[in-house]
RNA sequence: UGAGUUGACUAGACAGUCGCUGUGUUGAUUUCUCGCUUAUUCGCUUGCGUUUAAAAGGGUGCAUUACAGAGGAAAGUCCGGGCUCCACAGGGUAGAGUGCCAGGUAACGCCUGGGGGGCGAAAGCCCACGGCCAGUGCAGCAGAGAGUAGACCGCCGAUGGUUCGUUCGCGAACACAGGUAAGGGUGAAAGGGUGCGGUAAGAGCGCACCGCGCUGCUGGUAACAGCAGUGGCAUGGUAAACCCCACUCGGAGCAAGACCAAAUAGGUUCCCAUAUGGCGCGACCCGCGUUGGGGACGGGUAGGUUGCUUGAGGCAAGCGGCGACGUUUGUCCCAGAUGAAUGACUGUCCACGACAGAACCCGGCUUAUCGGUCAACUCACCUA
Numbered sequence: 001u002g003a004g005u006u007g008a009c010u011a012g013a014c015a016g017u018c019g020c021u022g023u024g025u026u027g028a029u030u031u032c033u034c035g036c037u038u039a040u041u042c043g044c045u046u047g048c049g050u051u052u053a054a055a056a057g058g059g060u061g062c063a064u065u066a067c068a069g070a071g072g073a074a075a076g077u078c079c080g081g082g083c084u085c086c087a088c089a090g091g092g093u094a095g096a097g098u099g100c101c102a103g104g105u106a107a108c109g110c111c112u113g114g115g116g117g118g119c120g121a122a123a124g125c126c127c128a129c130g131g132c133c134a135g136u137g138c139a140g141c142a143g144a145g146a147g148u149a150g151a152c153c154g155c156c157g158a159u160g161g162u163u164c165g166u167u168c169g170c171g172a173a174c175a176c177a178g179g180u181a182a183g184g185g186u187g188a189a190a191g192g193g194u195g196c197g198g199u200a201a202g203a204g205c206g207c208a209c210c211g212c213g214c215u216g217c218u219g220g221u222a223a224c225a226g227c228a229g230u231g232g233c234a235u236g237g238u239a240a241a242c243c244c245c246a247c248u249c250g251g252a253g254c255a256a257g258a259c260c261a262a263a264u265a266g267g268u269u270c271c272c273a274u275a276u277g278g279c280g281c282g283a284c285c286c287g288c289g290u291u292g293g294g295g296a297c298g299g300g301u302a303g304g305u306u307g308c309u310u311g312a313g314g315c316a317a318g319c320g321g322c323g324a325c326g327u328u329u330g331u332c333c334c335a336g337a338u339g340a341a342u343g344a345c346u347g348u349c350c351a352c353g354a355c356a357g358a359a360c361c362c363g364g365c366u367u368a369u370c371g372g373u374c375a376a377c378u379c380a381c382c383u384a
Stems, first nucleotide, its partner, number of pairs: 001380010012349007020069005026063002032059003037054003042049003071355001075366002078364005083253004095249005100114005115129001116127004130244002135242002137238002152184002154180003159177002161174005192210006211233001212231008257306004267297006277291005313332008350353001
């Protein structure tokens, strides 16, 4: 210098004007409302309701001023938890999920470290990575044969058969019976691989090495690895096929839930009146209609308040740990809307600006994303 790998950060900048949401300061007033207390009207059931006025103080609104105001994914809602309500003796079944080992964590299907396998020249990246010597199932085409293997071509002619020759010992031919899984061919896959021996030709038939199974020892917390012995290959593939094994899982969700609480209707309870009565028809009588009147309490609807943002929180330093992470001290407060704010305009500059926007809150994963910056590492080339 170039090519690459991993991790972290950033997400146009600055200034001005005008708005929106929240919190606080200050102020004025009465827009609305609550209201300690005092006085007062009316009713009776006599200690309650009600009317009016004055009212310390509070809320709300208005003005004023200060501060703060979307994200790395706020997204998908795919996992895990907090919180809330409901359910809950214990056990089992069904259903769903997870699946090498150890650790981290509130928890996880996440993360860290390790083991095994695959890819890459390397840094590094990827893997649902338990079980098909419990059972059942599945496998197109091709092929002789596809799971209790198989003889199409080829190879052989030891053994039996036929024919010929014969020195009668046997030899040769045929490929009929048959033997053979070395070689060819088919296929994704042909029942361990390579080599030597062996054989009629062959074959784990024998041996060596490799692979595999089993047993033991050693190392390691473990996954697993190494070594030795042994078997003689028995056990093809497929479990994101049924299934088996081990472990985990109660349901619903902030429209959860809690509180305050009109009008109308109904409920409970107390008191009064009970028919020559009460109430309504504006006072009285008649008449007509109706069957009660008053007080207190409580549930619930509209509506409002709350839940709501101080949290498994951020930042810095120290300590423990390979690390994920834990712990101690100090310090900081960082959106909280509810028809739903976080914007618009102007000017200047540049590298000309992507994906996209909270809605109870956190930890993850996944997906989308214009560019820019930094750190560590790998490889190649050049120079000293």

Notes:
A computed fold for a 384-nucleotide RNA from a Porticoccaceae bacterium, annotated as Bacterial RNase P class A. Model confidence (mean pLDDT): 75 of 100. It matches the Rfam family "Bacterial RNase P class A". The family's RNA type in Rfam is ribozyme. Rfam describes the family as follows. Ribonuclease P (RNase P) is a ubiquitous endoribonuclease, found in archaea, bacteria and eukarya as well as chloroplasts and mitochondria. RNAcentral holds the sequence, with entries from ENA. The gene name in the source record is rnpB. The source organism's lineage runs through Bacteria, Pseudomonadati, Gammaproteobacteria, Cellvibrionales and Porticoccaceae.